[in-house]
Context: one part of a larger RNA
Order: sequence, then C1' cells, then structure tokens
RNA sequence: GAACGAACGCUGACGGCGUGCUUAACACAUGCAAGUCGCACGAGAACUUCCACCUUCGGGUGGAUUAGUAAAGUGGCGCACGGGUGAGUAACGCGUGGAUAAUCUGCCUUCAAGUAGGGAAUAACAUUGCGAAAGCGAUGCUAAUACCGUAUAAGCUCACGAUUUGCUUAGUUGUGGGAAAAGAUGGCCUAGUCUAUGCUAUCGCUUGAAGAUGAGUCCGCGUACCACUAGCUAGUUGGUAGGGUAAGGGCCUACCAAGGCGAUGAUGGUUAGCGGGUCUGAGAGGAUGAUCCGCCACACUGGAACUGGAACACGGACCAGACUCCUGCGGGAGGCAGCAGUGAGGAAUAUUGCGCAAUGGGGGCAACCCUGACGCAGCGACGCCGCGUGGAUGAUGAAGGCCUUCGGGUUGUAAAAUCCUGUCAGAUGGGAAGAAGUGGUAAAUGUCCAAUACACAUUUAUCUUGACGGUACCAUCAAAGGAAGCACCGGCUAACUCCGUGCCAGCAGCCGCGGUAAUACGGAGGGUGCAAGCGUUGUUC
Repeated sequence: GAACGAACGCUGACGGCGUGCUUAACACAUGCAAGUCGCACGAGAACUUCCACCUUCGGGUGGAUUAGUAAAGUGGCGCACGGGUGAGUAACGCGUGGAUAAUCUGCCUUCAAGUAGGGAAUAACAUUGCGAAAGCGAUGCUAAUACCGUAUAAGCUCACGAUUUGCUUAGUUGUGGGAAAAGAUGGCCUAGUCUAUGCUAUCGCUUGAAGAUGAGUCCGCGUACCACUAGCUAGUUGGUAGGGUAAGGGCCUACCAAGGCGAUGAUGGUUAGCGGGUCUGAGAGGAUGAUCCGCCACACUGGAACUGGAACACGGACCAGACUCCUGCGGGAGGCAGCAGUGAGGAAUAUUGCGCAAUGGGGGCAACCCUGACGCAGCGACGCCGCGUGGAUGAUGAAGGCCUUCGGGUUGUAAAAUCCUGUCAGAUGGGAAGAAGUGGUAAAUGUCCAAUACACAUUUAUCUUGACGGUACCAUCAAAGGAAGCACCGGCUAACUCCGUGCCAGCAGCCGCGGUAAUACGGAGGGUGCAAGCGUUGUUC
C1' cells in the first nucleotide's frame, strides 16, 4: 500500500447492487418448511335451508338440500429432489486423467410384441373389549390399477453345446426347463336383453432392444505438520473352494502357504471438509476456502436394518444412551446443522414479514393443489458504486476570533448582500416493464377413426393471471430552505503559532517528547488529509 463475512470509538442526507452466528455440530417455546391424484377403489357426514307428519308447544321423526362435498381409509407416484451444516475425514475423500469384457438405472425418448382367463383376502365400516393417554385387539361385511394361481411369450433367464472378435464372464445361436400384465375416461354402434357386448381415441399396464440421464466400483498422478513418532501387521499378505452383492475383491467363511508395508517416511500423533475460486503480488509465490457453483460427509449420540430403481433415509421405522416434557406411576411423547424466532456463549451477525405473479420442483389428462426452494419486502454505513449538502457576483477586505515587531497580518470572497438553479428529501397528480401462458367462448384447417362423435395438433378473435406496489419512472408545486464529519500537523509524513503544564499530567507505530520560553502533553486559532464517513484494533499478502 492492498484486502476483510470484521469488531470498537466519534459522526451520520439519500439511493442502487451485494452481504450478514467466523463463537456453543449448545439447548430449544410457537408457527410454517411434502404432498398430491375421485380419469385406480369401496364407502361417506354435519351446520344450514325447505317440505310433510306428530307434539306435553320445549321439540321429535321422516324426506329433499347442503353433497357424492368435508374429514378419514385402501391404492399409485413423490417423500433419496430441493433446503441446512462442516462435527468427522490426511482418505481413491477431493482434483485430474483413465477403466468397467466386473455393474445398475424409477420417471423421459425411440422401436418391437402383448394386455387372455380366474381366485382368495383386507382396511375403511358395523358390533364389541382393554388402556389415564399414546394406542392395541376380537368378531362380521366389502372394493380396486392392492394381492395370488392358470394360459401364452422372444437368447428375457437357466443348464448343456456350437460359433465370432485380439482376451476370460462380451456378441450370435441349437436343444430342453422357467418367468408377464390392469385397467380408467370420452365418443359411437347394436337391443326383446340396458352398470352390458363390440369398435375407437387418449392416458395407463407387461415383456424385450436401444438411447438419454443419474449412480456404484477400480486404477495412475497430485493433495498439511511432527522423526523430540522407527519399526508396523494375524483376515494380516497371497492361494484354493464356497457364500454374498447390481457388480470385481479377505467383502465374509473354511482349508493351505508365510507372507505384506517401511528413511522414496510405514506406524503413531496433531491439525483440517476438498476443488472451481478469493485476497495479495510485476511475476514466481504466499495466505485462504464466507457468499455463488461442483463433489464429499453429517442430521440429539451410538448401532443394525426395512421399503424402494436409488437410503442404511434431516422433518420414516427399530434398539440402546443422555437430555426435555406428559402421566391416573402401569406407561408414553420429542429431536430447528430447514425459514423465522427464543435462551445461552460471544467483540460480533437481521423479520416469529408478503406471495406462489415469475423461474424451478412434486402430484394430476387437466383445472388445480402443495412448495420458508424461489421471487420480493424489512433491519444493519457491513462492503462496493452513485449522488447531494448549492451556483454566480460580491472589498469598506465589515464585525468577532487568533496572532502581532502595535505598523499590521490572518480567518477571507469566506460571511452579509444581490441574482439564479432545483439533484436528493417533501407535497400533489399520472403511472409501468417484468405476462409467456393455462383455461373458457366463437370460428377455421389438419391428424386419428367405420364416423360429419370424441380426442389431439395448429391458427385467428375475445375474456381472464402481479407478491413487489400506487413501487420504479414522469410531470407539477414550494423552497437555499432539511443534509459534515473524523483523524492528523517533531522526523519518517502533507500540515505552525499562542496559552496552560513543568520528568508532573500525559503522548508514543519506530526514533523518541515533557525537569519554566514544549511546532511532540492539554486547550485555542490556523493549517493538512480523507469524506458519509474517518480513525483504532485484529488478520493476510
């Protein structure tokens, strides 16, 4: 000199864009943060209003409406994303480059084939039991795209064999065995049969092949300090066989061998998430890893699993522990390192705000619902940037202050005064872009189809969607009016005199000032530097 997620002191007009628990991965009151689908399924209230009947005039019963709505249940998809934190980890964790002939991949896209025919349950519900509660049973009924057989099926899979490529477990294939499914909605046709059959469109379902995306595993190289850590190792190192996994492997087990690592630093200890980046520097380098992006790890502490395409799962479940709460003492409930917020710790870090209008995500055919992701607003000079606090004229160089050699000098064109301007703030009026869509209505064209139904696609017209926000911005009005401080002035280092003090009080980054003329202490006048900031402290280069 530059920088900062800064803090402290004095001061403080406005706006834009950013940014804000670095400490206790300490404990948490309260609210919200993951739901959705009735076009999978069975069932299904009440308040209200109206009508009829009865009535002890209080009301009661029944029907309609509310409404096939609410709430609940079965089922599907989602909850593994998004969001937080950095405790652990010195490691194939991360970075970079490869391998996978050792692997998986829901939803999505393309292609091929199919979607036949049956069965038995169960929740909800009803009756009932136990319990303070949380909740747990018993009996009976019922549905499905829930569950289970049967049929059919391809190197889809398994066994044995053949064949191709540079190689095993890869590709192709012969024989035999084995494995699948679910329907829903709209429209049309037929009828003596009326919740049906058939045809068709859309959305699904099953099997296979490929793609895309995502993930698992392995390897080369790089990745902090201590040798005042020198030896470490028994599933240890390798083999054979088996198990396990989506998958190679001591990953696990049995047996066999005695190996394996190490001064090119093993083992042990300390510290630490890693990278893109950030800061500094001419660079090399050094320091660092807030915000944003990628990866990893974690979710009160420890452990082992279930479901699922994927978790050993932050707002799922189980066990143990610590802590907090409820209890009828038998037993139960909980997990903010999500967004706000509280206490504590600390030098120190914000609102228990608005909205799904946009972008994105989940569900749904869709309408739409959910979304503390996100978009916005609030608070803080925490940072960067912009802008203002007026401009011009104005000498008798006014008054006052300070200094003085008493002549004067300086503050100083500074003020006053005169003439202007109108940024910001204020008032009044107007007032956005961000909105593309989706859906409704009307019309046209095309595709599908037996079809001028339906459905889908395209186009045109019209209606409809804004949290921010009456915000930005624009115009008008009035008015110099409401808006300057902080540090320094001995040298380094830009800026000097007077008074007070008298080695005292004090200053100080270094050198050093102060003991009676202190440009170095304190005050004043003047000056210098920066400026809505200025200094100090801390840290890095």

Small-subunit ribosomal RNA, 5' domain from an uncultured Desulfobulbaceae bacterium, 541 nucleotides, folded computationally. The RNAcentral record of the full RNA draws on ENA, Greengenes and SILVA. The coordinates come from a structure-prediction model, not an experiment, and the mean pLDDT is 84.